[in-house]
Context: one part of a larger RNA
RNA sequence: UUGGGCGUAAAGCGCGUGUAGGCGGCCUAGAAAGUCUGGUGUGAAAGCCCUCGGCUUAACCGAGGAAGUGCAUUGGAAACUACUGGGCUUGAGUGCAGGAGGGGGAAGCGGAAUUCCCAGUGUAGAGGUGAAAUUCGUAGAUAUUGGGAGGAACAUCGGUGGCGAAGGCGGCUUCCUGGACUGACACUGACGCUGAGACGCGAAAGCGUGGGGAGCAAACAGGAUUAGAUACCCUGGUAGUCCACGCCGUAAACGAUGGAUACUAGGUGCCGCGGGUAUUAUUGACCCCUGCGGUUCCGUAGCUAACGCGUUAAGUAUCCCGCCUGGGGAGUACGGCCGCAAGGCUAAAACUC
Numbered sequence: 001u002u003g004g005g006c007g008u009a010a011a012g013c014g015c016g017u018g019u020a021g022g023c024g025g026c027c028u029a030g031a032a033a034g035u036c037u038g039g040u041g042u043g044a045a046a047g048c049c050c051u052c053g054g055c056u057u058a059a060c061c062g063a064g065g066a067a068g069u070g071c072a073u074u075g076g077a078a079a080c081u082a083c084u085g086g087g088c089u090u091g092a093g094u095g096c097a098g099g100a101g102g103g104g105g106a107a108g109c110g111g112a113a114u115u116c117c118c119a120g121u122g123u124a125g126a127g128g129u130g131a132a133a134u135u136c137g138u139a140g141a142u143a144u145u146g147g148g149a150g151g152a153a154c155a156u157c158g159g160u161g162g163c164g165a166a167g168g169c170g171g172c173u174u175c176c177u178g179g180a181c182u183g184a185c186a187c188u189g190a191c192g193c194u195g196a197g198a199c200g201c202g203a204a205a206g207c208g209u210g211g212g213g214a215g216c217a218a219a220c221a222g223g224a225u226u227a228g229a230u231a232c233c234c235u236g237g238u239a240g241u242c243c244a245c246g247c248c249g250u251a252a253a254c255g256a257u258g259g260a261u262a263c264u265a266g267g268u269g270c271c272g273c274g275g276g277u278a279u280u281a282u283u284g285a286c287c288c289c290u291g292c293g294g295u296u297c298c299g300u301a302g303c304u305a306a307c308g309c310g311u312u313a314a315g316u317a318u319c320c321c322g323c324c325u326g327g328g329g330a331g332u333a334c335g336g337c338c339g340c341a342a343g344g345c346u347a348a349a350a351c352u353c
Stems, first nucleotide, its partner, number of pairs: 003325004007307002012321001014201004021194003025088006034080001035077008049065006091191001092188004096183003103177007110154001115149007125136002162169002206247006215241002220236004258320006266298002269295008302309002326353003335346004
């Protein structure tokens, strides 16, 4: 490279926006190119293949034919692709009206609880464990009542419930703001899909500067346990966890499953919007039927090495991107780029089994 693959065997970039490129709906006109077909020219000789012949055969040699799948030129065809035009509305998008939502950002507010401080009551224990001890307490602890301070997180509702591209998002109110969905009509008229580079977002931990610090808690100290115990258990406890701004750019960043479109049995719930129905007063709750969108479980065909997947596909197809190619060495060395650093990205070989 070809081929075969990528849920779990090696393999889907953590996620998005989008440049180049690749691919691209229906009808129609043209014909320079591609495609298909016919003619002409060329495709040297020898060789290869076929037939005949010459050396006693063969190798070898001679004659004729075929082939030379190609290239050039010219005529034509279809309207498949692209192009240049024209038209269309089903793909895509815009407008309008709605309801749903922990989607994002900012400001303000609230109650429960822990800790600490002050004061009252009150007295000898409290705490902790398998059992203890370190620890706290007669300088009055624990318990309990009242008052205050401060930080962090938001019980119940809460749900295989919702929203978001992913990371992720949960007290309440206000302001700013993104997306999806549904409905009836109108409009634009292929404006689409994917996306190498690029750019942006990106849990936790970590880093820089400045704040903050209640609880928790790496490190650390002590007490236990133990043969030892640099652990598990206990008492303490600093970074950190929190905020602002700036870095880092990684995770079992997982559905271990890239995105888009079309098609292919059903059953069962739930969520959002709409339509129908109405025992019952209502602007119509629940149930029931139904359309679209999302989501959970089961399951047919099919697929799969099996497990399993199964209209939310791992089924049947098309387009585009990424990635894999025996184990170890190694996601390492070297070089380059990025970073304050930690380190990240890219990424071998010797050797060995």